[in-house]
RNA sequence: GCGCCCGUAGCUCAGUGGAUAGAGCACCCGCCUCCUAAGCGGGGGGUCCCGCGUUCGAAUCGCGGCGGGCGCG
Repeated sequence: GCGCCCGUAGCUCAGUGGAUAGAGCACCCGCCUCCUAAGCGGGGGGUCCCGCGUUCGAAUCGCGGCGGGCGCG
């Protein structure tokens, strides 16, 4: 340099055109317990990497950029 894949919550990921963007773990509160852990209930937390475009409507499609991974030279 070229090709492919990925970027969504603190972490690991789901969601691949439409409704309030979700799960597990973590965090906070409560229950339980002599205490802790485990277990149970509840809660907070997101410019969906950035910009432009397509569309009535974009996390999702297109183009460019940035970052990461793999392969080729």
Molecule: transfer RNA
Organism: Peptococcaceae bacterium